[in-house]
This is a predicted structure of a 348-nucleotide part of an RNA (small-subunit ribosomal RNA, central domain) from an Armatimonadota bacterium. The organism belongs to Armatimonadota, within Bacteria. Its mean pLDDT, the model's own confidence on a scale to 100, is 88. Its Rfam family is "Bacterial small subunit ribosomal RNA". Its family is annotated with structural constituent of ribosome and ribosome in the Gene Ontology.
Context: one part of a larger RNA
RNA sequence: CUGGGCUUAAAGGGCGCGUAGGUGUCCCGAUAAGUCAGAUGUGGAAGCUUCUUGCUCAACGAGAAAAUUGCAUUUGAAACUAUCGGGAUUGAGUCAGACAGGGGAUGGCGGAAUUCCUGGUGUAGCGGUGAAAUGCGUAGAUAUCAGGAGGAAGGCCUGUGGCGAAGGCGGCCAUCUGGGUCUGAACUGACACUGAGGCGCGAAAGCGUGGGUAGCAAACAGGAUUAGAUACCCUGGUAGUCCACGCCCUAAACGGUGGGUACUAGGUGUAGGGCUCGUAAGGGUUCUGUGCCGAAGGGAAACCAUUAAGUACCCCGCCUGGGGAGUACGGCCGCAAGGUUGAAACUC
Numbered sequence: 001c002u003g004g005g006c007u008u009a010a011a012g013g014g015c016g017c018g019u020a021g022g023u024g025u026c027c028c029g030a031u032a033a034g035u036c037a038g039a040u041g042u043g044g045a046a047g048c049u050u051c052u053u054g055c056u057c058a059a060c061g062a063g064a065a066a067a068u069u070g071c072a073u074u075u076g077a078a079a080c081u082a083u084c085g086g087g088a089u090u091g092a093g094u095c096a097g098a099c100a101g102g103g104g105a106u107g108g109c110g111g112a113a114u115u116c117c118u119g120g121u122g123u124a125g126c127g128g129u130g131a132a133a134u135g136c137g138u139a140g141a142u143a144u145c146a147g148g149a150g151g152a153a154g155g156c157c158u159g160u161g162g163c164g165a166a167g168g169c170g171g172c173c174a175u176c177u178g179g180g181u182c183u184g185a186a187c188u189g190a191c192a193c194u195g196a197g198g199c200g201c202g203a204a205a206g207c208g209u210g211g212g213u214a215g216c217a218a219a220c221a222g223g224a225u226u227a228g229a230u231a232c233c234c235u236g237g238u239a240g241u242c243c244a245c246g247c248c249c250u251a252a253a254c255g256g257u258g259g260g261u262a263c264u265a266g267g268u269g270u271a272g273g274g275c276u277c278g279u280a281a282g283g284g285u286u287c288u289g290u291g292c293c294g295a296a297g298g299g300a301a302a303c304c305a306u307u308a309a310g311u312a313c314c315c316c317g318c319c320u321g322g323g324g325a326g327u328a329c330g331g332c333c334g335c336a337a338g339g340u341u342g343a344a345a346c347u348c
Base pairs, nucleotide, nucleotide: 004319005318006317007302008301012316014201015200016199017198021194022193023192025088026087027086028085029084030083031082033081034080035077036076037075038074039073040072041071042070049065050064051063052062053061054060091191092188093187094186095184096183097182098181099180103177104176105175106174107173108172109171115149116148117147118146119145120144121143125136126135162169163168206247207246208245209244210243211242215241216240220236221235222234223233258315259314260313261312262311263310266293267292268291269290270289271288272287273286274285275284276283277282297304298303321348322347323346330341331340332339333338
């Protein structure tokens, strides 16, 4: 290289948008670049292969053929690919009418609880643990009542329920805004799929500037435990957690399963629509999503099974023994932390 693979053995990019490229529905006509067929020329000799033959044989040599799978020119074919022209509607999109939703952004409002402050009642404890102690408290705590301040988070509803490409999203209201589903079939007429680079988004932690800080809480301090205890437990407690703007760009970023299209038994839940039977309750059917079970089939097995890991095609990413190592060096990015790309010696 021909290959073989990627749920768990090595291997799916964290996720989108999209450039180049690759791939691409049905019908008619044209062209003849690819493709196919014929002819001609050329494809050095030697060698290889086959046949014949010369040295007594062989090696070696001689002759002939074949091969040289290529290239060029030319004559044709027109199914397929391509190109051009024309047409179509089922792919895709638009439109109209409905619908569901914690999708996103901004602003406002409300309640429970914790903490703190003020005042009242009240008196000796509270707190905490396996047991304690540190701690708090006669300068009046804990408990309880009233009032106030402030920040953060959203109980019940809550559901293998919903929405989002992923990260993720949950009190209520308003404004702005993205996507989706169903029904109709009016319009466009292949406008599609994928997507190297590129661009954007991207939990938590972390960083910069400014604010905020109730609770929680790395670090830190103290008390315990212990042989020790730089821990687990307890009392405190600062960054941080929150907001605005700007960075960082990672993850068990997981369904450990890239995207698209088509096909291949069913059964049973659930969410949103349509059609239909029925007075209703409810049933039937169909589309989309989300679960479970399961046939064929697949799989090393576990298991997957119309939401495929089945059967096929198209495009991208990735893997090629373990360690060394996601390290070193270099490049790029970053304020830094670091990220990304990514070896080798050596060793088993």